[in-house]
């Protein structure tokens, strides 16, 4: 990078550093010096992993040490052969 499967109306910070941008993209509409991105810390969730039950398989329950993810607005809204995340395959 491509493909497959699942999910995307819930949840989570008046913290520190930082300094102007950010919400993928088009068009809107918003957020931001009453401090954006990013980093740290904190937190949320539970996809993988782990534990128990059952099992061909699917599944149900638990946990949160490890691998990710996420913490304005329904994936902010509309559109698409769209995007994001997880797991697997090439």
């Nucleotide at each position: 990078c491509u493909c497959u499967u699942a999910u995307c109306g819930a949840g989570a910070g008046a913290g520190g550093u930082g300094g102007a941008g950010g919400g993928a993209c088009c068009g809107g509409c918003c957020c931001a010096a009453u401090g954006a991105a990013a980093c740290c810390c904190a937190g949320c969730a539970a996809c993988c992993c782990c534990c128990c039950u059952a099992u061909u398989a699917c599944a149900g329950g638990g946990a949160a040490a490890g691998g990710u993810g996420c913490u304005a607005a329904u994936u902010c809204c509309u559109g698409a052969u769209a995007g994001a995340u997880a797991a697997g395959a090439g």
A computed fold for a 90-nucleotide RNA from Orenia marismortui, annotated as SAM riboswitch aptamer (S box leader). NCBI's taxonomy places the organism under Bacteria, Bacillati, Bacillota, Halobacteroidaceae, Orenia. RNAcentral holds the sequence, with entries from Rfam. Its Rfam family is "SAM riboswitch aptamer (S box leader)". From the family's description: The SAM riboswitch is found upstream of a number of genes which code for proteins involved in methionine or cysteine biosynthesis in Gram-positive bacteria. Its family is annotated with regulation of gene expression in the Gene Ontology. Its mean pLDDT, the model's own confidence on a scale to 100, is 84.